[in-house]
Context: one part of a larger RNA
RNA sequence: CUGGGCGUAAAGGGAACGUAGGCGGUGAAUCGGGUUAAAAGUGAAAGCUGCCAAAAACUAGUGGAAUGCUCUUGAAACCAAUUCACUUGAGUGAGAUAGAGGAGAGUGGAAUUUUGUGUGUAGGGGUGAAAUCUGGAGAUCUACGAAGGAACGCCAAAAGCGAAGGCAGCUCUCUAGAUAUCUACCGACGCUGAGGUGCGAAAGCAUGGGGAGCGAACAGGAUUAGAUACCCUGGUAGUCCAUGCUGUAAAUGAUGAGUGUUCGCCCUUGGUCUACGUGGAUCAGGGGCCCAGCUAAUGCGUGAAACACUCCGCGUGGGAAGUACGGUCGCAAGACCGAAACUC
Numbered sequence: 001c002u003g004g005g006c007g008u009a010a011a012g013g014g015a016a017c018g019u020a021g022g023c024g025g026u027g028a029a030u031c032g033g034g035u036u037a038a039a040a041g042u043g044a045a046a047g048c049u050g051c052c053a054a055a056a057a058c059u060a061g062u063g064g065a066a067u068g069c070u071c072u073u074g075a076a077a078c079c080a081a082u083u084c085a086c087u088u089g090a091g092u093g094a095g096a097u098a099g100a101g102g103a104g105a106g107u108g109g110a111a112u113u114u115u116g117u118g119u120g121u122a123g124g125g126g127u128g129a130a131a132u133c134u135g136g137a138g139a140u141c142u143a144c145g146a147a148g149g150a151a152c153g154c155c156a157a158a159a160g161c162g163a164a165g166g167c168a169g170c171u172c173u174c175u176a177g178a179u180a181u182c183u184a185c186c187g188a189c190g191c192u193g194a195g196g197u198g199c200g201a202a203a204g205c206a207u208g209g210g211g212a213g214c215g216a217a218c219a220g221g222a223u224u225a226g227a228u229a230c231c232c233u234g235g236u237a238g239u240c241c242a243u244g245c246u247g248u249a250a251a252u253g254a255u256g257a258g259u260g261u262u263c264g265c266c267c268u269u270g271g272u273c274u275a276c277g278u279g280g281a282u283c284a285g286g287g288g289c290c291c292a293g294c295u296a297a298u299g300c301g302u303g304a305a306a307c308a309c310u311c312c313g314c315g316u317g318g319g320a321a322g323u324a325c326g327g328u329c330g331c332a333a334g335a336c337c338g339a340a341a342c343u344c
Base pairs, nucleotide, nucleotide: 005314006313007298008297012312014199016197017196021192022191023190025086026085027084028083029082030081033079034078035075036074037073038072040070041069042068048064049063050062051061089189091185092184093182094181096179097178101175102174103173104172105171106170107169108152113147114146115145116144117143118142123134124133160167161166204245205244206243207242208241209240213239214238218234219233220232221231256311257310258309259308260307261306264289265288266287267286268285269284270283271282272281273280274279293300294299317344318343319342326337327336328335329334
């Protein structure tokens, strides 16, 4: 390289948009570039091969084959091209529906903490047990006020929405997508997508705010042979906000995107139609079983890991190693691309 692969054995890019490229509905007509048929020319010699040829080697003669190329004359199914048309793919419209989809602003109650005042007196706190800690300078408990920050109980669900990351008190404003139904319009406008571009949890970084609770680091108390831990008392960065950077995760469904085909049952979300017998039909999602089939097994099984097609990404024994070198990006941390010697 080929073959054969990628849920769990090596292997799906974190996820989308999209350039080039690849692939691509139906019916006609034209064309004859690809394709295809026939004829002709050419394909030097040597070489290969048949005969001469009988026995090795060498040699001569005479035929043949020769993927191919060129030209001429045809064919017109398929691919390409041009033109015309179609509606089922894609899209637009109408009036509806559901939703923690996104951004901004405002606002609410419970609780923790701190603080003010009153009442009240000796403990409180913490643990397996303790101690550090806190308290007659009046704590804990309790009642009524005040401040401030963060998160939103019940509803709540295998529920919903989003491309993924993710999204939850309530109200308003702006904004994006989806679904079903209806018929009208448009007329292949599609799918994928190397490079590329924007998005992308947490932690981290920069500048400026904020800081209630929690809490890396750190300090102390315990435990222990030791205890740089698990447990306890404190506690700084951080967690929060604004703006910029970083670009990684077991970023998981460990399952790329799209299209078509394929036995059934049950639950559920949002529509539409129908029957009122509380059911039936049908779309678009979310779950549980299972036939065929597949699979090494486990299991998957109309939301496929079945049967097929199109395009992209990736793997090729373990370690060395996601390391070194080099390059690009970054303020840095580091990220991305990414070996070999050697060894088993």
Predicted 3D model of a 344-nucleotide part of an RNA (small-subunit ribosomal RNA, central domain) from Solanum rostratum. The prediction has a mean pLDDT of 87.